[in-house]
């Protein structure tokens, strides 16, 4: 310095050629149980990294940027 990926929930990661953002485990509550974990039900968490553009409508498409991994010099 040049190239690709990748960035969504406290972690791990889905999201179909745009149409009201989900799961698993973690919280917290309830059920059960002598009791405890195992189980089973429900709750609560979001600026979809950022800034613009498209469009009736962007997490998703376009264009700058940051950030992290790898690659190549």
């Nucleotide at each position: 310095g040049c190239c690709a990926a990748u960035g969504u929930a406290g972690c791990u990661c889905a999201g179909c050629u745009g149409g009201u953002a989900g799961a698993g485990c973690a919280u917290c509550c309830c059920c059960a149980u002598g009791g405890u974990a195992a189980g089973g039900g429900g709750a609560a968490g979001g600026u979809c990294c950022c800034c613009g553009g498209u469009u009736c409508a962007a997490a998703c498409c376009c264009g700058g940027g940051c950030a992290u991994u790898g690659g190549c010099u």